This is a predicted structure of a 78-nucleotide RNA (c-di-GMP-I riboswitch aptamer) from Paractinoplanes aksuensis. The sequence was found by an Rfam model in a public genome assembly. Model confidence (mean pLDDT): 86 of 100. The model forms 100% of the base pairs in the Rfam consensus.
[in-house]
RNA sequence: UACCCGAACAGGCAAACCCGCCGCGAGGCGGAGACGCAAAGCCAGGGGCCUCCCGACGGAGGCAGCCCAGCCGCCGAA
Numbered sequence: 001u002a003c004c005c006g007a008a009c010a011g012g013c014a015a016a017c018c019c020g021c022c023g024c025g026a027g028g029c030g031g032a033g034a035c036g037c038a039a040a041g042c043c044a045g046g047g048g049c050c051u052c053c054c055g056a057c058g059g060a061g062g063c064a065g066c067c068c069a070g071c072c073g074c075c076g077a078a
Base pairs, nucleotide, nucleotide: 012037013036018031019030020029021028022027035065041071042070045068046067047066048063049062050061051060052059053058
C1' cells in the first nucleotide's frame, strides 16, 4: 500500500394511521409519522399479486417494502 473479515460510528430510506392533491381504480406525489430496512438505491426483463375495460378472445395499467435476473453502490476498529 492492496485485499479478506467485520465491532462501532457517521450518514441514508421510511410501513401503518392521519392531512392535502392527482387517478374510474389498483395506486401515485407532497406533508406529518416510524413498523421496519445493508441495498427498503435504480430497473416492470421473467414469475407472482392487484386494478380497470371487454359477452369472450383479449386490451390498458399498478406494485421493486413478494421472488429472480440486470445496473450502480456509503462507513469501517481489533